[in-house]
RNA sequence: AACGACAAAGGCAAACCCGUCGCGAGGCGGGGACGCAAAGCCACGGGCCUCGGAGGAUGGGCGAGGCAGCCGGGCUACCGAAA
Repeated sequence: AACGACAAAGGCAAACCCGUCGCGAGGCGGGGACGCAAAGCCACGGGCCUCGGAGGAUGGGCGAGGCAGCCGGGCUACCGAAA
């Protein structure tokens, strides 16, 4: 470097509930644990979602946003059995 134990020490926290911010997707704080070896960070590619105006119009495209716990990619990191 790679890999990931019924290892040790620690970490994070889905659904749901409460508060709060946002038109919304959703964010943040508290409770709570389904899970997670990057479930730490970054919207770069794909994907999904929300809002907007034009348009006959669902869609597509465009504009503005969201999701890192959808996949890929980039950056960083604790521990050390086996192969």